[in-house]
RNA sequence: UGCUUAUCCAGAGUGGUGGAGGGAUUGGCCCUGCGAAGCCCGGCAACCUUUUAAGUAAGGUGCUAAAUCCAACAGGUACGUUCCUGAAAGAUGAGUG
Numbered sequence: 001u002g003c004u005u006a007u008c009c010a011g012a013g014u015g016g017u018g019g020a021g022g023g024a025u026u027g028g029c030c031c032u033g034c035g036a037a038g039c040c041c042g043g044c045a046a047c048c049u050u051u052u053a054a055g056u057a058a059g060g061u062g063c064u065a066a067a068u069c070c071a072a073c074a075g076g077u078a079c080g081u082u083c084c085u086g087a088a089a090g091a092u093g094a095g096u097g
Stems, first nucleotide, its partner, number of pairs: 001097008013041001015040003021031003025072004042064003047060004068089001073086004
């Protein structure tokens, strides 16, 4: 990096450090000096391994604003627009070339 597969409306901080960005892309709409990202600690969760009477416990990941923040393409609905469904794209785990 490609492929397969499962999941993506639940849950999780008044902490320390840091000092201006962040929410994948595009368009929106948001968060942020009442402190962004990153890092540390804490926490949540239960995909994989082992384990237990029991998601119990340990380890490997992951996650810790807003539904994957919303839309993007197609169909239906309806007609300055609204709503619904399914894809696509993306994220994470496991497997595989």

The prediction has a mean pLDDT of 85.
This is a predicted structure of a 97-nucleotide RNA (SAM riboswitch aptamer (S box leader)) from Salinicoccus roseus.
The sequence is in RNAcentral, with records from Rfam.
Lineage of the source: Bacteria > Bacillati > Bacillota > Staphylococcaceae > Salinicoccus.